This is a predicted structure of a 543-nucleotide part of an RNA (large-subunit ribosomal RNA, domain I) from Crepidula atrasolea. Its Rfam family is "Bacterial large subunit ribosomal RNA". Rfam links the family to the GO terms ribosome and structural constituent of ribosome. Model confidence (mean pLDDT): 83 of 100.
Context: one part of a larger RNA
């Protein structure tokens, strides 16, 4: 020094465990805000750092329920003061207060600060004073009437926010085994707006000679037909099955009524009311006939029962044994509409909460039934008045349809054009004629369909502290970075502190030896288990 061994250090794998996380289901709820959000800042306890919880009325206040014995929020024990059966703490509801920043709004402004005018109070103090829009009255230039501008008053907006929506913009990287068309994709991104959903939506649709009959979504049709440097790819429809189902309102024509203007017969604008609304083509106007209340509505008003927001009730075991502790084990017993599940010194239907199954609101909210408001004919003869225009179509340029300009139908439109009014137009995938079908240029409109930041119960061939969420502990902390940003490690004594009174070494230390707790102290606070690396102590054998 090597190699074994045995005993310890040192270090935290593994076992176990779970306060946290993860995915999902079902219900719910889908917003908050100038009545001042969202997020913060700075106060705020008897002593108060950090987190919660509150705002100068500051872990709080008033009151109406609930509950019923302790309580004074956690990390965290005292200590001191209090408070409670005259119901305290708590738990729900309805109020009060609510500094300061922030849309932030009186004016600035380097967020939480700096500086004001008006009014009003005896004083503390209190209240208004930003922009923009509608409406409505006031005033008022150039300019005379106006008008523009200004000013007052009401009322709305604003600005937060997962993800899902619908428009305006809109990429590359990659693929094509390079690469330009193509793809990647209208994807990510950016920017608007809205809603509990959005969007669509009541046939100028399809179909094919039969006929269907609004939309969305979901299973097929079908990876079909197509499309495509016919590469790589991209990729319907019709139609069939479901889920759910729902239709409406307008604009003209015509009639009345109120303004303006040209002008005072009449013409024309602009509001309103009535009337209309469709594709076997309707309505209008004049005639003629029939009905005139029953069905049904998505809008108003809206009781009851019911839910939601604290609760209560709630069944049945005891005995030995072994053990530190019974829930184990032995033997009796019992309840079950309850043997779901958590706990309690080891494994408990009967020991604790619970669980099944019943009951509950002073008051607040959601919720909507009857029933009331509103709201809603029809047929024919005859007129030829009407029936969405800078539209439909069309040249050229683009784009969107699965469809890259193709033989390219259809939809949108940058620019130049430019129809018809039922004897009318539009479509059927060039075009044409036939026939068929449908009425463009105006709106609306539940459900079936998406997502979950949030609330509540639930389930798991999910994870178990290097896993599971970045965070199971003062976690978006601590630290980094000017900054946008980046971002951690860190669970586990014990059944209960019963956390080791006393002695002793020692520095009035650190550590320790002994007592003494406890089943156990090699569970002693660097605390369950306690593997390996490394370290060190004894020996045994080799050198």
């Nucleotide at each position: 020094g090597g190699c074994g061994u045995a005993u310890g250090g040192u270090g935290g794998a593994u076992g176990c465990c779970u306060u946290g996380g993860c995915a999902c289901c079902a219900g719910g709820a889908g917003a908050c805000g100038a009545u001042g959000a969202a997020g913060g800042a700075c106060g705020u306890g008897g002593c108060a750092a950090g987190c919660u919880g509150c705002g100068a009325a500051a872990a709080g206040c008033u009151u109406c329920g609930g509950g019923g014995a302790g309580u004074c929020g956690c990390u965290a024990a005292a200590c001191a003061g209090a408070c409670u059966u005259u119901g305290a703490u708590c738990c729900g509801g309805a109020g009060a207060u609510g500094u300061c920043c922030g849309a932030a709004u009186g004016g600035g402004g380097g967020a939480a600060c700096c500086c004001a005018c008006u009014c009003u109070u005896c004083a503390g103090g209190g209240a208004g004073u930003a922009c923009c829009g509608u409406a409505u009255g006031g005033u008022g230039a150039a300019u005379u009437c106006a008008u523009a501008g200004c000013c007052a008053u009401a009322c709305g907006g604003a600005g937060u926010c997962a993800a899902c929506g619908c428009a305006g913009g809109g990429a590359a990287c990659u693929g094509a085994a390079a690469c330009a068309u193509c793809u990647a994709a209208g994807u990510a991104c950016c920017u608007g707006c809205a809603g509990g959903a959005a969007a669509a939506g009541a046939a100028a649709u399809c179909a094919a000679u039969u006929g269907a009959g609004a939309u969305a979504c979901c299973g097929g049709a079908a990876g079909u037909a197509g499309u495509g440097g016919c590469g790589a790819g991209c990729g319907a429809a019709a139609c069939c099955g479901g889920u759910a189902c729902a239709g409406c309102c307008u604009a003209a024509a015509c009639c009345g009524g109120a303004g303006g203007g040209a002008a005072u017969u009449u013409c024309u604008c602009u509001c309103c009311g009535g009337g209309g609304u469709c594709g076997u083509g309707g309505g209008g106007c004049g005639g003629u006939u029939c009905a005139u209340a029953a069905c049904g509505g998505a809008c108003c008003u809206g009781a009851a029962u019911g839910g939601u927001a604290a609760g209560g009730a709630g069944a049945a075991u005891c005995a030995g044994c072994u053990g530190g502790a019974a829930a184990g084990c032995u033997g009796a017993u019992c309840c079950g509409a309850a043997g779901a599940g958590g706990g309690u010194g080891a494994c408990a239907g009967a020991c604790c909460c619970g669980u099944a199954u019943c009951c509950g609101a002073a008051u607040a909210c959601c919720g909507g039934a009857a029933a009331g408001g509103c709201c809603a004919g029809a047929a024919u003869c005859g007129u030829a008045c009407c029936c969405g225009a800078g539209u439909a179509g069309g040249g050229c340029g683009g784009g969107a349809c699965a469809c890259g300009u193709g033989u390219u139908a259809u939809c949108c439109u940058g620019u130049c054009u430019g129809a018809a009014u039922c004897u009318g137009g539009g479509a059927g995938g060039a075009c044409c004629a036939u026939c068929u079908u449908c009425c463009a240029a105006g709106g609306c409109u539940a459900a079936a369909u998406a997502c979950u930041a949030c609330c509540u119960g639930g389930u798991g061939a999910c994870c178990g502290a290097u896993a599971g969420u970045g965070c199971a502990g003062a976690a978006g902390u601590a630290c980094c970075g000017u900054g946008a940003g980046g971002g951690a490690a860190a669970g586990g004594u014990g059944a209960a502190a019963a956390g080791a009174a006393c002695c002793c070494c020692g520095g009035c230390g650190a550590g320790g030896g002994g007592a003494g707790u406890g089943a156990a102290a090699c569970a002693g606070a660097u605390c369950c288990u306690g593997a390996a690396a490394c370290c060190a102590u004894a020996u045994g054998c080799c050198u």